Predicted 3D model of a 372-nucleotide RNA (Bacterial RNase P class A) from a Desulfurivibrionaceae bacterium. Its mean pLDDT, the model's own confidence on a scale to 100, is 77. The source organism's lineage runs through Bacteria, Pseudomonadati, Thermodesulfobacteriota, Desulfobulbales and Desulfurivibrionaceae. It is recorded under the gene name rnpB.
[in-house]
RNA sequence: UGGAGUGGGUGCAUGAUCGCUCCGGUUCAGACCGGAGAGGAAAGUCCGGACUCCGCAGGGUAGGGUGGUUCGUAACGCGAACUGGGGGUGACCCCAAGGAAAGUGCCACAGAAAAUAUACCGCCCCGGUUAACGCCGGGGUAAGGGUGAAAUGGCGAGGUAAGAGCUCACCGCUUCCCUGGCGACAGGGAAGGCAUGGUAAACCCCACCCGGAGCAAGACCGAAUAGGGGAACGAUGCCGCGUUCGGCGCGGCGCAGGGCGGCCCGCCCGAGUUCCCGGGUAGGUUGCAAGAGGUGCCGGGCAACCGGCAUCCCAGAUAAAUGAUCAUGGCCCCCAGGGGUACAGAAUCCGGCUUAUAGCCCGCUCCAGCUU
Numbered sequence: 001u002g003g004a005g006u007g008g009g010u011g012c013a014u015g016a017u018c019g020c021u022c023c024g025g026u027u028c029a030g031a032c033c034g035g036a037g038a039g040g041a042a043a044g045u046c047c048g049g050a051c052u053c054c055g056c057a058g059g060g061u062a063g064g065g066u067g068g069u070u071c072g073u074a075a076c077g078c079g080a081a082c083u084g085g086g087g088g089u090g091a092c093c094c095c096a097a098g099g100a101a102a103g104u105g106c107c108a109c110a111g112a113a114a115a116u117a118u119a120c121c122g123c124c125c126c127g128g129u130u131a132a133c134g135c136c137g138g139g140g141u142a143a144g145g146g147u148g149a150a151a152u153g154g155c156g157a158g159g160u161a162a163g164a165g166c167u168c169a170c171c172g173c174u175u176c177c178c179u180g181g182c183g184a185c186a187g188g189g190a191a192g193g194c195a196u197g198g199u200a201a202a203c204c205c206c207a208c209c210c211g212g213a214g215c216a217a218g219a220c221c222g223a224a225u226a227g228g229g230g231a232a233c234g235a236u237g238c239c240g241c242g243u244u245c246g247g248c249g250c251g252g253c254g255c256a257g258g259g260c261g262g263c264c265c266g267c268c269c270g271a272g273u274u275c276c277c278g279g280g281u282a283g284g285u286u287g288c289a290a291g292a293g294g295u296g297c298c299g300g301g302c303a304a305c306c307g308g309c310a311u312c313c314c315a316g317a318u319a320a321a322u323g324a325u326c327a328u329g330g331c332c333c334c335c336a337g338g339g340g341u342a343c344a345g346a347a348u349c350c351g352g353c354u355u356a357u358a359g360c361c362c363g364c365u366c367c368a369g370c371u372u
Stems, first nucleotide, its partner, number of pairs: 001368010012329007020037007039343001043354002046352005051214004063210005068082005083097001084095004098205002103203002105199003120145002122141008153171002156168003172194001173192008218286004228277006237253006257269004293312008330341005
């Protein structure tokens, strides 16, 4: 200098005018004054928790989830460090990383054969036939060729008719032992001649975890109207006229009377009237903003993270406030004058993950070239 890897920050600024929400103050009130007012993802609602209500002796089953180890955390499917595997010259990156010698299933096409095995070409032996090449029949073999994503441990030597873990060395594998490590695991040694193709984001097995619903949770206050429950009353009542002024007569109004075999008493029910009680709806208050909180310093830890001290208070709306206009200045584009200024907007809160994000800035590291 060029290219690359990785971690982090910022993500328009200032001012004026007019508004919106909340808080505080003054004020009888109207109003005025002061202060605060979106994010790194507020998003997706994918995990985990706090909180609330319901359920619950304990255990099991079903169902769902997770899956190397240790640690961190309130918890997690998250994070850190490490182990193993894979990729890259490297910095570094990726992994859904328990079990396929418990059982079942599946493995397209090609190929002899895709898993109790088997043999297309080839190689070798024997027999027959032929003048010979070769052909036919029987047997051995799986080294070589061929098929496939994958072919029954790999490779070399010995061995053999040709071959073959048939034998041997090395590598791999299995079992056991030793050493190191908290552990995953790593290193070493011995034995075994090889048994065990792949696939579990196929069923399944193993280990661990999980009760359900969610702030429209839940709590409190609570109308109007309608409806519910209880009590009392519930027929000779009320009004007018007449009258010997009386307890009588006439007329009108009126909701309603029914049951207990007929009638009476009594009892019960009932329309209706009056009073009382409680539930719910609209609406209001709360939950709801001091918290697993932010910042700084110190200490512990490789780190995630934890502890101590100091300091700060930082949206709280409810159909949903956080806006509009103008001016000046950054930055970018065509460059006369204009245009643009990313992704995007709280809704109970918190810890993660994932996704979106114009531009600008910073740290560390790797590779190549050149120079000293």